[in-house]
RNA sequence: UGGCGGCAUGGCUAAAACAUGCAAGUCGAACGCGAACGGGGCUUCGGCCCUUAGUAGAGUGGCGAAAGGGCGAGUAAUGCAUACUUUACGUACCUCCAGGUGCGGGAUAGCUCGGGGAAACCCGUGGUAAUACCGCAUAAUCCGGGAAAGCAUCAAAGGCUUGCCGCCUUGGGAGCGGGGAACGUCCUAUCAGGUUGUUGGUGAGGUAAUGGCUCACCAAGCCAUAGACGGGUAGCGGGUGUGAGAGCAUGACCCGCCGCAUCGGGACUGAGACACUGCCCGGACUCCUACGGGAGGCUGCAGUAACGAAUCUUCCGCAAUGCGCGAAAGCGUGACGGAGCAAUGCCGCGUGCAGGAUGAAGCAUUUCGGUGUGUAAACUUCUGUCAGGGUCUAGGAACAAUGACCAGACUCAAAGGAAGGGCCGGCUAACUUCGUGCCAGCAGCCGCGGUAAUACGAAGGGCCGGACCGUUAAUCGGAAUCAUUGGGCUUAAAGGGUGCGCCGGCGGACCCGCAAGUAUCUUGUGAAAUCCCACGGCUUAACCGUGGAAUUGCUUGGUAAACCGCGUGUCUUGAGCACGACAGGGGCGGUCGGAACGAUAGGUGGAGCGGUGAUAUGCUUAGAUAUCUAUCGGAACGCCAAAGGAGAAGACAGGCCACUGGGCCUGUGUUGACGCUCAGGCACGAAAGCGUGGGUAGCGAACGGGAUUAGAUACCCCGGUAGUCCACGCCCUAAACGAUGUGUACUAGAUCGAGGAGGUUUUGACGCCAUCUCGGUCGUAGCAAAAGUAUUAAGUACACCGCCUGGGGAGUACGGUCGCAAGGCUAAAACUCAAAGGAAUUGACGGGGGCUCACACAAGCGGUGGAGCAUGUGGCUUAAUUCGAAGCAACGCGAAGAACCUUAUCCAGGGCUUGACAUGUAUGGAUUAUUGAUCCGAAAGGGGGUUCGACGCUCUCCUGAGUGGAACAUACACAGGUGCUGCAUGGCUGUCGUCAGCUCGUUCUGUGAAGUGUCGGGUUAAGUCCCUUAACGAGCGAAACCCCUCUCACUAGUUGCCAUCAGGUUAUGAUGGCAACUAGUGAGACUGCCGGCGUCAAGCCGGAGGAAGGUGGGGAUGACGUCAAGUCCUCAUGGCCUUUAUGCCCUGGGCUGCACACGUGCUACAAUGGUAUCGACAGAGCGAAGCAAGACCGCGAGGUGGAGCAAAUCGCACAAACGAUGCCUCAGUUCGGAUUGUAGUCUGCAACUCGACUACAUGAAGUUGGAAUCGCUAGUAAUCGCGUAUCAGCAACGACGCGGUGAAUAAGUUCCUGAGCCUUGUACACACCGCCCGUCACGUCAUGGGAGCCGGGAGCACCCGAAGUAGCCACAACUCAGUGGUUCCUACGGUGAGCUCGGUGACGGACGAAGUCGU
Repeated sequence: UGGCGGCAUGGCUAAAACAUGCAAGUCGAACGCGAACGGGGCUUCGGCCCUUAGUAGAGUGGCGAAAGGGCGAGUAAUGCAUACUUUACGUACCUCCAGGUGCGGGAUAGCUCGGGGAAACCCGUGGUAAUACCGCAUAAUCCGGGAAAGCAUCAAAGGCUUGCCGCCUUGGGAGCGGGGAACGUCCUAUCAGGUUGUUGGUGAGGUAAUGGCUCACCAAGCCAUAGACGGGUAGCGGGUGUGAGAGCAUGACCCGCCGCAUCGGGACUGAGACACUGCCCGGACUCCUACGGGAGGCUGCAGUAACGAAUCUUCCGCAAUGCGCGAAAGCGUGACGGAGCAAUGCCGCGUGCAGGAUGAAGCAUUUCGGUGUGUAAACUUCUGUCAGGGUCUAGGAACAAUGACCAGACUCAAAGGAAGGGCCGGCUAACUUCGUGCCAGCAGCCGCGGUAAUACGAAGGGCCGGACCGUUAAUCGGAAUCAUUGGGCUUAAAGGGUGCGCCGGCGGACCCGCAAGUAUCUUGUGAAAUCCCACGGCUUAACCGUGGAAUUGCUUGGUAAACCGCGUGUCUUGAGCACGACAGGGGCGGUCGGAACGAUAGGUGGAGCGGUGAUAUGCUUAGAUAUCUAUCGGAACGCCAAAGGAGAAGACAGGCCACUGGGCCUGUGUUGACGCUCAGGCACGAAAGCGUGGGUAGCGAACGGGAUUAGAUACCCCGGUAGUCCACGCCCUAAACGAUGUGUACUAGAUCGAGGAGGUUUUGACGCCAUCUCGGUCGUAGCAAAAGUAUUAAGUACACCGCCUGGGGAGUACGGUCGCAAGGCUAAAACUCAAAGGAAUUGACGGGGGCUCACACAAGCGGUGGAGCAUGUGGCUUAAUUCGAAGCAACGCGAAGAACCUUAUCCAGGGCUUGACAUGUAUGGAUUAUUGAUCCGAAAGGGGGUUCGACGCUCUCCUGAGUGGAACAUACACAGGUGCUGCAUGGCUGUCGUCAGCUCGUUCUGUGAAGUGUCGGGUUAAGUCCCUUAACGAGCGAAACCCCUCUCACUAGUUGCCAUCAGGUUAUGAUGGCAACUAGUGAGACUGCCGGCGUCAAGCCGGAGGAAGGUGGGGAUGACGUCAAGUCCUCAUGGCCUUUAUGCCCUGGGCUGCACACGUGCUACAAUGGUAUCGACAGAGCGAAGCAAGACCGCGAGGUGGAGCAAAUCGCACAAACGAUGCCUCAGUUCGGAUUGUAGUCUGCAACUCGACUACAUGAAGUUGGAAUCGCUAGUAAUCGCGUAUCAGCAACGACGCGGUGAAUAAGUUCCUGAGCCUUGUACACACCGCCCGUCACGUCAUGGGAGCCGGGAGCACCCGAAGUAGCCACAACUCAGUGGUUCCUACGGUGAGCUCGGUGACGGACGAAGUCGU
């Protein structure tokens, strides 16, 4: 959300409590009684009679009530399942056979009368029947005794409709039960010992029957690591779900078994019970009560309330099936048959069918063209399933009657009453738009969301299944992720520290036998249902029926004898033993030794020693250190010594002696499988530690002192106690490692070492050859994720043991056990995370290594940092001080020119709204542009009116008319934005870095990531070149090609040039011509030549020649990439925002603001200088809105004026440093020029904020600059001036160029910085500005332990002891029964000590996120 039908299913929780009704009765053909209402009649009205009626009814008696129905609390075995067994048993009703059924007796309920009680009910009197009860008889096929014949004892009931039903006895059957042992049946060893009627025997009792079932006595057994005992959980099976199977999980409905009936105990009756709707007792609870007593048991069907996520009607009927009773009719039956409720499940049907394009509208989307929804709808036609109304009855009825309910047939109407859900990032079928902006939210896992979300929410569209669709919970699968099928343990989790060894497991060769295992055939069983197959019945299906198969199991009997097992015998190769050699730090005890060290004593000697990176503490004139002699002491054993030896491992090292374990080799003999492994057990077991007693030279935890440091409870130094050593006793752990358990067999080699015994040589040495054992290295196959391993396997197999199952919590807690203690062994859970981990790869990084480079350092020169000023930035201020740039790689940067303009959403104010600019459409119509004058206003702008009046085309009388484009006006589309996002982008740029790197194709190697090439040896500025080479080639970079410069040649000669020559002028390159110069074309340099070095190489060093020499110098040129580097304010551009404003115009202000801080510069601080006068020498540029000469004026800036020049011609334009001479003479100066005043000049509409310059006056700081830091290797640094762009002018001391003068130092790579290659480590990969550990503090969440406190459960011991069986005693008595008392057992209750489970609990611990301290 929801249309119909069929078939099923439906309190999983409180085995907690129940109102009400029903769920077990029946038989008059076993028996005796026996009404009333009503009807009729009579009456003296009190009543009586007939009928109702031998009815209703209760009672005696019989059968049934032990079935059927419900539930699963308990139960781990008194259960269940399977196959057996009972010679150790029972059985009412049913059935079969046989026999019998004779004669008597006394009671009692009901009933009557009386009494008690509220009631339930009870007591007494009288009397009555039976198929109730009793006696006698009869008596075998029963029973008992007995060897047998035979003997003894024991029974009955009759009724009616007269042929039936009963009754008694015995035996058989069927069905149903009782008992027994075997095998199987969950978790836990943090439960290891349990048991006293316990185990067995004899006897007795008891029972239907066996049995310690019970009792007496005797014996001391019985069970248990193949898990007893204890604890937890649980009904079991057929089956069910899943799975390929093996398995795993489960036990609703249906069937079988068991158990239970409010809780606990007990017996009675009976064929059967210790009895769901019987009895007695005790407890809890509920109800009634007159308070004295009584009643009750839904885990039957409905139903109530409670609990809970959750589960139905207080229905109909005995019509069917079955059961009880009855001779039967029949009665009863919440069993059952049906209906009702619930989409709870399975199955079926429907919600229409056919046509229908203008591809309607709406909605969504769009690249604006369209596209999708979509034949879908509308519209036309047709049909009638289901639901609804009506009429009827084949069927369920077998079986005469009988239908609760169902079913079926015909008919009417009408497309009408009948569609929702989930999903659309991948897994996984299905995509777009909008909204949102790490928010809201999603999420099974991975993960989405921080302004373009196919993942959130909505819409459109789509996909899926459909009366359902999703979610949640659960099981199995995938999961070979507990591995029997079918896993592992060097490094991922995992080999026990090592050996010995009982149980257990496994076990050599041959023969014979047995047949438990095994194989095959066979017997019985394996209930039915279910599953499967075939056929059939409901219209189909679900469902149901019939038959078959299956039920993999157990069992009976036979056959076989290979294997396994068992038994006998034999064998020698496995394993031992004996004899003979050999090597060895194997063990233990004793003894001896030298070196070193320390101490003590003495001698020499005389100031330090010692120690460190450097110091200090410490020792020392009371004589140290050093050195010599003597003595004492303890510990450890140099060289040999090794990849070496020996041992089970730990571990073992001076020499000698004694005792002792093991190993290997050769040959011979011998035993005859005696073997391998090993849970538990036992022994050994480094260091540290513990106990007792010794010992103590050196070393040395703790501790003291000195240093280091931010701190330094450390590293370093000076001391120093336990300890280290010995004896005895504990501890029992290690990265106890080969991180590799032990044993056996097999599977290429090479080589080294140790031990033995052979062969070869006439003998011997050396050598060589083959061999056994031990210890190493390399390596094939194989194996392995790879690293690797590889006869010492991690290969191929077998046997046995140990161990593992994601990380953390945790090898922790609790319990147990061991220990003197420290602690060891054994060993969880809650909770939490989505990883933790292994091996290898590529990078990055390292206070790792190697090689190499760079003004990187060093060596030098000059600066910055101090001063004043300029300029940029931060900060502050402000109405505004527009914006961007931020380590290097922002900061004289964008800006190669902010007074207005520029100039910006900078600020204040005034204005415009199709707009300052573009395009289009529609309308207008000549209104227009333009010129001049006018009003308001700061301008922009606004207002009104006047004058002039452009162009093309057509017609025309040349007056004009028409029309069109531009322009204008109005309106609409739109313009506009230096508004945001450089983390949406393009383009451009910076940087690493002009560093030498970055890649590709093919091949080869590797499972792969990837490697190789690109590594290695040389060499270079260079991945430059050479050689080697599983690589061979190639590309982008480097280099070269391009430009400038340096030399020369040729060509050309105006506007340029003139030393020499010629000639001309008063004079001048004015002229011829050379050189120079200019600018075009070429040459030249290539390790080409020589010598040496080098691999016959590449190349390097030196030299010659040359203008230039090894890239001659400089420039342009910037690989793959890095920095989410910079720029949306150059430009372009997605998205967003704005549209009488964030657009546009204007006036004024601001960007110049100033306690301060920083960067970049300029000028200086002076004498290598300043100043004055005189005198020289450039290059490269620029010039028409321009450069401007000569001349004149002005101290000057400049002015007047204008020759010349669109430039090798004219001008800017005197270059300056420099040289010469004079002055200054070390001062805050004749240094320095800031600041300020006055007067000016120029540009410009305008120099107040806010220009530059000039003159006069003024004359600040500053005397070379702390820590720190920058540039530069030659025409360089330093120093000197000149020019240009921008530009009206200028903030220029900036930027970009040009030339003049012109050094010093280095030839190295230790260090600092950066970079390249190779290699190494890595827990880093946002890549060291990484990652990451612990304490502490704060906050949040849940949980385990815990001194104790509280409560529950199961047992144990003791006390009490109801009912009841059995026994005993007494009374009574013919007997049985009965009454009273008592014994044993015992429910409930009480007490005690423990065990176990739960709640709470100071405190402690774990997990997750952000701070503090350190690293």
The RNA shown here (small-subunit ribosomal RNA) has 1415 nucleotides and comes from an uncultured prokaryote. The RNAcentral record of the sequence draws on ENA. The coordinates come from a structure-prediction model, not an experiment, and the mean pLDDT is 81. It matches the Rfam family "Bacterial small subunit ribosomal RNA".